[in-house]
Molecule: TPP riboswitch aptamer (THI element)
Organism: Bacillus thermozeamaize
RNA sequence: AGUUUGGCACGCGGGAGCUGGGUAACAUGGUCCGGCUGAGAGGAUGCUGCCUGAAGCAUCGACCGUAAGAACCUGUACUGGAUAAUGCCAGCGUAGGGAGAGGAAGCCAACAUCGG
Numbered sequence: 001a002g003u004u005u006g007g008c009a010c011g012c013g014g015g016a017g018c019u020g021g022g023u024a025a026c027a028u029g030g031u032c033c034g035g036c037u038g039a040g041a042g043g044a045u046g047c048u049g050c051c052u053g054a055a056g057c058a059u060c061g062a063c064c065g066u067a068a069g070a071a072c073c074u075g076u077a078c079u080g081g082a083u084a085a086u087g088c089c090a091g092c093g094u095a096g097g098g099a100g101a102g103g104a105a106g107c108c109a110a111c112a113u114c115g116g
Stems, first nucleotide, its partner, number of pairs: 001113001004110005010100001011066004017036005029051003043060006072097003078091004
């Protein structure tokens, strides 16, 4: 110096299901507490809703994935099994898509090689 591998950073992609129970009283309040699987089932802030039994979006965060790509989406309101129930497990799956594969890009470590 270059190559390879690993890690970090940055960038990018992605999901948030099933279920048991409970409560104030009309707005300076409330929108809750558990159980199951899982890495993750919504932590913070804001906005908009809703409260005749009350959640959706955005940004950030956590987590996972980033081409040896089952992270995730479609097929799938699928098939078989299990379960209180479910996208729980398996199949489908060598299926179809999918974000750094860009003559682009930082740092650290390891190994080997070349040059001085």